Transfer RNA from Parcubacteria group bacterium GW2011_GWE2_39_37, 73 nucleotides, folded computationally. Rfam family: tRNA. Rfam links the family to the GO term triplet codon-amino acid adaptor activity. Model confidence (mean pLDDT): 80 of 100. Lineage of the source: Bacteria > Bacteria candidate phyla.
RNA sequence: GGGCCGUUAGCUCAGCUGGUAGAGCAGCUCGCUCUUAACGAGACGGUCAUAGGUUCGAAUCCUAUACGGCCCA
Numbered sequence: 001g002g003g004c005c006g007u008u009a010g011c012u013c014a015g016c017u018g019g020u021a022g023a024g025c026a027g028c029u030c031g032c033u034c035u036u037a038a039c040g041a042g043a044c045g046g047u048c049a050u051a052g053g054u055u056c057g058a059a060u061c062c063u064a065u066a067c068g069g070c071c072c073a
Stems, first nucleotide, its partner, number of pairs: 001072007010025004019056001028042004049065005
């Protein structure tokens, strides 16, 4: 230098064919318990890496950039 893949909640990851973004864990509240843990219930938590484009509508399609990984040279 070229190619491919990845970037979504604090962490690990889903999200099909464009139509209001989810799970588990962690943390928080409540219950249970003498207390803690475990267990049960609930709520919270997101500029979907950044910028632009297409579209009535974009995490999803297109382009560029940034970061990480792999391969080729």